Record summary: The part of an RNA shown here (small-subunit ribosomal RNA, 3' major domain) has 478 nucleotides and comes from an uncultured bacterium. The full RNA is in RNAcentral, with records from ENA, Greengenes and SILVA. Model confidence (mean pLDDT): 86 of 100.

Context: one part of a larger RNA
RNA sequence: UGACGGGGGCCCGCACAAGCAGCGGAGCAUGUGGUUUAAUUCGAAGCAACGCGAAGAACCUUACCAGGGCUUGACAUCGCCUGAAGCUGGUAGAAAUACCGGUGUCCCCUUUUUGGGGCAGGCAGACAGGUGGUGCAUGGUUGUCGUCAGCUCGUGUCGUGAGAUGUUGGGUUAAGUCCCGCAACGAGCGCAACCCCUGUCUUUAGUUGCUAACAGGCAAGCUGAGCACUCUAAAGAGACUGCCGGAGACAAUUCGGAGGAAGGUGGGGACGACGUCAAAUCAUCAUGCCCCUUAUGCCCUGGGCUACACACGUGCUACAAUGGCCGGUACAGAGCGCUGCGAACCCGCGAGGGGGAGCGAAUCGCAAAAAGCCGGUCUCAGUUCGGAUCGGAGGCUGCAACUCGCCUCCGUGAAGGAGGAAUCGCCAGUAAUCUCGGGUCAGCAUACCGAGGUGAAUACGUUCCCGGGCCUUGUACA
Numbered sequence: 001u002g003a004c005g006g007g008g009g010c011c012c013g014c015a016c017a018a019g020c021a022g023c024g025g026a027g028c029a030u031g032u033g034g035u036u037u038a039a040u041u042c043g044a045a046g047c048a049a050c051g052c053g054a055a056g057a058a059c060c061u062u063a064c065c066a067g068g069g070c071u072u073g074a075c076a077u078c079g080c081c082u083g084a085a086g087c088u089g090g091u092a093g094a095a096a097u098a099c100c101g102g103u104g105u106c107c108c109c110u111u112u113u114u115g116g117g118g119c120a121g122g123c124a125g126a127c128a129g130g131u132g133g134u135g136c137a138u139g140g141u142u143g144u145c146g147u148c149a150g151c152u153c154g155u156g157u158c159g160u161g162a163g164a165u166g167u168u169g170g171g172u173u174a175a176g177u178c179c180c181g182c183a184a185c186g187a188g189c190g191c192a193a194c195c196c197c198u199g200u201c202u203u204u205a206g207u208u209g210c211u212a213a214c215a216g217g218c219a220a221g222c223u224g225a226g227c228a229c230u231c232u233a234a235a236g237a238g239a240c241u242g243c244c245g246g247a248g249a250c251a252a253u254u255c256g257g258a259g260g261a262a263g264g265u266g267g268g269g270a271c272g273a274c275g276u277c278a279a280a281u282c283a284u285c286a287u288g289c290c291c292c293u294u295a296u297g298c299c300c301u302g303g304g305c306u307a308c309a310c311a312c313g314u315g316c317u318a319c320a321a322u323g324g325c326c327g328g329u330a331c332a333g334a335g336c337g338c339u340g341c342g343a344a345c346c347c348g349c350g351a352g353g354g355g356g357a358g359c360g361a362a363u364c365g366c367a368a369a370a371a372g373c374c375g376g377u378c379u380c381a382g383u384u385c386g387g388a389u390c391g392g393a394g395g396c397u398g399c400a401a402c403u404c405g406c407c408u409c410c411g412u413g414a415a416g417g418a419g420g421a422a423u424c425g426c427c428a429g430u431a432a433u434c435u436c437g438g439g440u441c442a443g444c445a446u447a448c449c450g451a452g453g454u455g456a457a458u459a460c461g462u463u464c465c466c467g468g469g470c471c472u473u474g475u476a477c478a
Stems, first nucleotide, its partner, number of pairs: 001478002003475003007472007015462002019426002022423001026317008034308002042053002064303007073127001077126002079123005086103007106117003129292002132290003138286002140281003143277001145275001150189006156165003169180003195269004200237007209227003214224003240263001243257005319419001323378007335366003340359002345354003385416001390411007432454007
């Protein structure tokens, strides 16, 4: 000087407390451990691994296994020889591949040959190739403490020196934020602000958007018309403790008030200091070294990554009456669409099929929002709760759904009656609850990323648990 203390002081944070809803029990989905296996590819490991890499494993993917094959190779550059390339048929085979045909005869320069170019085949070797190892050789990227308020430097001063001072102190703040004081005076990286979304208003603009007034129309902004309003999307205004009062050191600031759409950082995002964990990643990529080279490379078929006594994590659905079922009837936002979204209409109980209008989309479509509201029914029961599991019949995608997809209909109807110890999230348009969209994607979503609808309870307080900041103290630790 740090680190540590079941030392002290001050102060924060859904840290506790106060509440609400869960997880832990059940069934299923998914990830992991374990076990099994020819293989169940690899990585991730307390917080910060475990719906994580994977934003989508039937083949492909695929890195694994079995079998069948190749050896200058699936891919790059270079030499020589030959032929355009391409299109296409047959035989064998699981395919890779092998063999036999048909068609076709390229472009540029040159009188032609030689030559040049592109593509394909053959030969030879230099080489290719490796998701093989090392993240403890590395770059890059990322997680974490933590959006915590800290981390440092120059000059000066003090100290023999390590170092200290500044950065400590008195107040204050979300903040090393600001004020005052002070052997310090300044400065940098962080904080804040500048950026984006959102909340109010103004201006500009008016189609595909909108409809207050006028007219037409059975009706529908449907048409004439209009651009007020909504909205769209660009430019501005607006908030600064600016104003008033109290407190305070006349300061910083704080408490109350006015006006205002908004008040003291208005709400949300992007943004992550010096560093810590030899944290993660050699399997995104790049890369040193090591290793393989008729194989640790490459192609193909089939299998596996989907196994199942079990254990854990994360979720979904429930155990019902604030509910289930049936009928009727409202109200979103944000997205997506040409190998696409696909209307009306017809067929089917349905998944779906036929159909093909319109739309590269403020125009057309996906599209039904659901919870809600109104009416009816069930009457507390393992039930008209719950839907697992299994049988049967179908639909869709795709070369192909046996291993191993999703959906529909009929039947079947399991566990489950609120979950032990323990444990998680959340302070407001939040939790809870309800649907909708998107990415990935041929098909496959209870996951992920977004969107809106309905919309709470509680916070006395900081003694305690956890994490953190500053000062101080002890130390046989570094």